Overview
Large-subunit ribosomal RNA, domain IV from a Verrucomicrobiota bacterium, 327 nucleotides, folded computationally. NCBI's taxonomy places the organism under Bacteria, Pseudomonadati, Verrucomicrobiota. Model confidence (mean pLDDT): 87 of 100.
Context: one part of a larger RNA
RNA sequence: CCCCGGUUAAGGAACUCGGCAAAUUGACCCCGUAACUUCGGGAUAAGGGGUGCCGCCUUCGGGCGGCCGCAGUGAACCGGCCCAACCGACUGUUUAGCAAAAACACAGCAUUCUGCCAAGCCGCAAGGCCAAGUAUAGGAUGUGACACGUGACCAAUGCGGAAAGAUUAAGAUGAGAUGUUAGCCGCAAGGCGAAGCUUCGAGUCCAAGUCCCCGUGAAUGUCGGCCGUAACUAUAACGGUCCUAAGGUAGCGAAAUUCCUUGUCGGGUAAGUUCCGACCUGCACGAAUCGUGUAACGAGUUGGGCGCUGUCUCAACCGGGUGCUCA
Numbered sequence: 001c002c003c004c005g006g007u008u009a010a011g012g013a014a015c016u017c018g019g020c021a022a023a024u025u026g027a028c029c030c031c032g033u034a035a036c037u038u039c040g041g042g043a044u045a046a047g048g049g050g051u052g053c054c055g056c057c058u059u060c061g062g063g064c065g066g067c068c069g070c071a072g073u074g075a076a077c078c079g080g081c082c083c084a085a086c087c088g089a090c091u092g093u094u095u096a097g098c099a100a101a102a103a104c105a106c107a108g109c110a111u112u113c114u115g116c117c118a119a120g121c122c123g124c125a126a127g128g129c130c131a132a133g134u135a136u137a138g139g140a141u142g143u144g145a146c147a148c149g150u151g152a153c154c155a156a157u158g159c160g161g162a163a164a165g166a167u168u169a170a171g172a173u174g175a176g177a178u179g180u181u182a183g184c185c186g187c188a189a190g191g192c193g194a195a196g197c198u199u200c201g202a203g204u205c206c207a208a209g210u211c212c213c214c215g216u217g218a219a220u221g222u223c224g225g226c227c228g229u230a231a232c233u234a235u236a237a238c239g240g241u242c243c244u245a246a247g248g249u250a251g252c253g254a255a256a257u258u259c260c261u262u263g264u265c266g267g268g269u270a271a272g273u274u275c276c277g278a279c280c281u282g283c284a285c286g287a288a289u290c291g292u293g294u295a296a297c298g299a300g301u302u303g304g305g306c307g308c309u310g311u312c313u314c315a316a317c318c319g320g321g322u323g324c325u326c327a
Stems, first nucleotide, its partner, number of pairs: 002321007010313002014311001019308001027051005036041001038145001052067006068072001080306007087298002092104002108143007120129003146293004151223003156220002158216004165211003171205003176200002179197002183192003224242005251285001252282001263279005
């Protein structure tokens, strides 16, 4: 030097990505306690005061008087607090050994399948789970407490339905044809050629499916462009036009989403690429791949403040340990 611990003048986050670490707080009693709220909470909110010993009294809770110390939860154990925003409602669960979270789950909501030898699942099967259950049940999928909501499009894809038509396989039937040859013709070469066997095969019959038709979005999904217009300017309630299945409604919005961007304005600071409140020009939010809010909760993320401190200005000293040297 290093590691663990202790103390520190003045200042008090100036440190740093960031108060990381440390410090503060702390027990019990009394007083007191805001916004907000789902009326339960928030809450140990916050913020104050007290705490030992002796005597007397006591309704046994305590009261009064006195005494000592720097200090009375005299050591140890033993919450720092507040404001605002985001995400997730919550308690839970998770990457055994780099991630504990905003991820998963969740109660609730919705859709869909399933009438029991259920659907679904495992198995070649026997058999089994579901379930010794029976639609207030079981399976699958999405969403994820609660509050208020959940818009348009069925053209594509999927699913459901209907059965008139079109198309259509194997198969069935089998018109007809190929090869072969008993036989016949021929001097010969060769030709014709029944039955049987063989190979091919038109037409006809015929399923689901597909086409066609209808429905369906808490199914997969999708939700426009250009031009003009108001008596300052600007803007455009309005008009025109093209395309589309339909052109994004409510709400929210530089957002865990905004490229340009440190957008612009306001707040906070002496100074703020972060933060909060607005604006809307949404590169590229948007309604159960849910939208917007939301009390409570969180070893979550972000910004700010009070307190507190060796984090720092800037370092010093002390105790212990590792190590090193010698014995």

It was read from a public genome assembly.